About this RNA: Model confidence (mean pLDDT): 81 of 100. The RNA shown here (c-di-GMP-I riboswitch aptamer) has 94 nucleotides and comes from a Chloroflexota bacterium. Lineage of the source: Bacteria > Bacillati > Chloroflexota.
RNA sequence: CUAGCCGAAAGGCAAAAUCAGGGAAACCUGAUGACGCAAAGUCGUGGAUCUACAGUCACUUCUUAUUCGUGACCAUGAUUGCCAGACUGCCGAA
Numbered sequence: 001c002u003a004g005c006c007g008a009a010a011g012g013c014a015a016a017a018u019c020a021g022g023g024a025a026a027c028c029u030g031a032u033g034a035c036g037c038a039a040a041g042u043c044g045u046g047g048a049u050c051u052a053c054a055g056u057c058a059c060u061u062c063u064u065a066u067u068c069g070u071g072a073c074c075a076u077g078a079u080u081g082c083c084a085g086a087c088u089g090c091c092g093a094a
Base pairs, nucleotide, nucleotide: 007091012037013036017032018031019030020029021028022027035081041087042086043085045084046083047082048079049078050077055073056072057071058070059069
């Protein structure tokens, strides 16, 4: 120096749920809490999935004409603990 012991030990992150807050929602933030993770660190770059305020179309109700309601489409929104990609990376005794 390398390998094994060994993801052992010491550490790290934090699912669901609950409470508070933000948001139209998906979801996010903080606290409690640990399902799990050897990149469960960072980046929405590609795919995939979720939501649909606004917008478009159709239907329906009312009506002089509009307004209400329902359905479908739709990302500029969201998920990095869905997969891939890119970048960075700690500890390991005898």